Model confidence (mean pLDDT): 80 of 100.
Small-subunit ribosomal RNA, 5' domain from a Candidatus Aenigmatarchaeota archaeon, 507 nucleotides, folded computationally.
The full RNA is in RNAcentral, with records from ENA and SILVA.
Rfam family: Archaeal small subunit ribosomal RNA. On this family, see Yusupov et al., Science 2001: "Crystal structure of the ribosome at 5.5 A resolution".

[in-house]
Context: one part of a larger RNA
RNA sequence: GACCACUGCUAUCAGAGUCCGACUAAGCCAUGCAAAGCUAUUGGUACACACGAAGGUAAAAACUUCAUGUGUACCAAGCUGUACUGCUGAGUAACACGUAGCUAAUCUAUCCUAGGGAUGGGAAUAAUCUCGGGAAACUGAGAAUAAUUCCCAAUAUGCGAGAGAGGCUGGAAUGCACUCUCGCUGAAAGGAUGUAAGCUAAACUUACAUCGCCCUAGGGUGAGGCUGCGGCGGAUUAGGUUGUUGUUUGGAUAAAAACCAAACAAGCCUAUAAUCCGUAGGGGUCUUGAGAGAGAUAGCCCCCAGAUGGACUCUGAGACAUGAGUCCAGGCUCUACGGAGCGCAGCAGGCGCGAAACCUUCGCAAUGCCUGAAAGGGCGACGAGGGGACUCUGAGUGCUCUCUACUCUGUAGAGAGCUUUUGUCGAGUGUAAAAAGCUCGACGAAUAAGGGGUGGGCAAGACGGUUGCCAGCCGCCGCGGUAAUAACCGCGCCCCGAGUGGUGGUC
Numbered sequence: 001g002a003c004c005a006c007u008g009c010u011a012u013c014a015g016a017g018u019c020c021g022a023c024u025a026a027g028c029c030a031u032g033c034a035a036a037g038c039u040a041u042u043g044g045u046a047c048a049c050a051c052g053a054a055g056g057u058a059a060a061a062a063c064u065u066c067a068u069g070u071g072u073a074c075c076a077a078g079c080u081g082u083a084c085u086g087c088u089g090a091g092u093a094a095c096a097c098g099u100a101g102c103u104a105a106u107c108u109a110u111c112c113u114a115g116g117g118a119u120g121g122g123a124a125u126a127a128u129c130u131c132g133g134g135a136a137a138c139u140g141a142g143a144a145u146a147a148u149u150c151c152c153a154a155u156a157u158g159c160g161a162g163a164g165a166g167g168c169u170g171g172a173a174u175g176c177a178c179u180c181u182c183g184c185u186g187a188a189a190g191g192a193u194g195u196a197a198g199c200u201a202a203a204c205u206u207a208c209a210u211c212g213c214c215c216u217a218g219g220g221u222g223a224g225g226c227u228g229c230g231g232c233g234g235a236u237u238a239g240g241u242u243g244u245u246g247u248u249u250g251g252a253u254a255a256a257a258a259c260c261a262a263a264c265a266a267g268c269c270u271a272u273a274a275u276c277c278g279u280a281g282g283g284g285u286c287u288u289g290a291g292a293g294a295g296a297u298a299g300c301c302c303c304c305a306g307a308u309g310g311a312c313u314c315u316g317a318g319a320c321a322u323g324a325g326u327c328c329a330g331g332c333u334c335u336a337c338g339g340a341g342c343g344c345a346g347c348a349g350g351c352g353c354g355a356a357a358c359c360u361u362c363g364c365a366a367u368g369c370c371u372g373a374a375a376g377g378g379c380g381a382c383g384a385g386g387g388g389a390c391u392c393u394g395a396g397u398g399c400u401c402u403c404u405a406c407u408c409u410g411u412a413g414a415g416a417g418c419u420u421u422u423g424u425c426g427a428g429u430g431u432a433a434a435a436a437g438c439u440c441g442a443c444g445a446a447u448a449a450g451g452g453g454u455g456g457g458c459a460a461g462a463c464g465g466u467u468g469c470c471a472g473c474c475g476c477c478g479c480g481g482u483a484a485u486a487a488c489c490g491c492g493c494c495c496c497g498a499g500u501g502g503u504g505g506u507c
Base pairs, nucleotide, nucleotide: 001507002506003505004504005503006502007501008500009499012395013394014393015392016391017390019388020387021353027351028350029349031348032347033346036080037079038078041077042076043075044074045073046072047071048070049069050068052066053065054064055063087306088305089304097230098229099228100227101226102225103224106223107222111219112218113217114216115215116214117213119153120152121151122150123149128143129142130141131140132139133138158184159183160182161181162180163179164178167176168175191211192210193209194208195207196206197205198204232278233277234276239269240268241267244266245265246264247263248262249261250260251259281303282302283301284300285296286295287294288293308329309328310327311326312325313324331342332341333340334339359385361384362383363382367381368379369378370377371376398418399417400416401415402414403413404412405411406410423443424442425441426440427439428438429437450496451495452494453493454492455477456476461491463490464489465488466487472479473478
């Protein structure tokens, strides 16, 4: 000198940005919101409308009941999503990360391309109704029913064994492909909407278009696994290891492997630092520096890990799952004492901790994500505002003249004139709605300057007063004991300026 955090005094405004409970307590949380969508898959309830039938009437009308259709709202099954986005950095010194590779040891919903296919049957259940149990949470029994729900069979497919043939890719077949036989396994929803035709109409059938269903191959995307190299401290840590190291056989997995099990062998790592202890998420980057380097790695982006502490599981293409489930532990809440419920390291907000950090705001208008054929719906992601002397940038706090005074080429006061950034008011624009901003008009110099220093280092007083080794100042040197350029006050001066000083940390 620069940067980071806190802090004293002071303070007009605007723009931009990846700033704002990272450091301490990965401590605990009241309340609200943060993940839903689809009726063009299906069943039902309610309401409205249309048309028709029956009753009603002498005939109509009103009214009642029923059937069909359309629309809206709700309940339930079904499908997709909830493994993303968002938060935090406790653990981890490790293939966690970075970089370069391998996967001849692997999977991949949605998406794209190509090819092929969708045959025949059956069943259950929710909502609903009836009857219960319970304080509640919730839950039991019986009855009825649908589907793009579920099941069976068929075929296609897949897997294995034997025999043959000896083809393709490749550095290398353990990969792919061909023929025959046998065994095992084993797919689908011909559903929905629209238009047209057949039909008096509906239902139904057919054709076309769109959205779907199943299988195979290829691609894309995403993910799993393995390896070389790289990046902290300690030897006042020198030996460590028994599923440990390897072989065979089997199991598990999408997949290699002690990943797991049994038998056998006795190996394996280590002074090129094993093991142990301490510390720590890693990187892009950031700070500083002329550079080399040193230090940091909160915020933004990529990867990893975690969701009160631990263990496990289901579903699923994908989880061992942050607003899924089960159990243990500890904490809290309700209770009729029999039992139930909760998990803000999501957004706000509260307590606690601390030197230390904002509103229980508005909106899906934009960008994206989920869902849906679409119109749309949802999203505390995101966008917008509010608060904060977070950082950077910009603007302003006036200008001219005359007179008077003085410490006299300036300062102060008085008077006259000018301008209007900013300010106040009004109009338009702006915006999802506002606000800000922008444009125009009116008013009026009006609404706007402080902080630190003044002995040296170090720019600026040998000015006045007070004090008298006292009170005090001081990063360091050092001032103060009666003329203090160094304490305190006043005046002047110097530096920076909406800031300026102090404390701690880094270079």